[in-house]
C1' cells in the first nucleotide's frame, strides 16, 4: 500500500435480475391469572456507515470517504 468481505431497528442478522424495509429477541400496551412467569393480540422503533452520481424510481447499480475482519507485501 494492495486485495477480499463486512456496516441496515436497541441485538442478532434476512433482504442480490433497481419498484412501499423485514424477522426473531428485546422494549410498550391491552386479554389470560388472585400475583409473577407461561400463552395471545396490537403498538413503538430505521436519513440501509458517511458524501455525491446514474435513474421515474437505489439497502441494491457507479465513484469518492470512514470504521471493523481476513489475507498478500
Nucleotide at each position: 500500500g494492495c486485495g477480499g468481505c463486512g456496516g441496515u431497528a436497541g441485538u442478532u442478522c434476512a433482504g442480490u435480475u433497481g419498484g412501499u424495509a423485514g424477522a426473531a429477541c428485546g422494549u410498550c400496551u391491552c386479554c389470560u391469572u388472585g400475583c409473577c412467569a407461561u400463552g395471545g393480540a396490537g403498538a413503538a422503533g430505521g436519513u440501509c456507515g458517511c458524501g455525491g452520481g446514474u435513474u421515474c424510481g437505489a439497502a441494491u447499480c457507479c465513484c469518492g470517504u470512514c470504521c471493523g475482519c481476513c489475507g498478500c507485501u

Predicted 3D model of a 73-nucleotide RNA (transfer RNA) from a Patescibacteria group bacterium. The organism belongs to Bacteria candidate phyla, within Bacteria. Rfam family: tRNA. It is annotated as a transfer RNA. The sequence was found in a public genome assembly.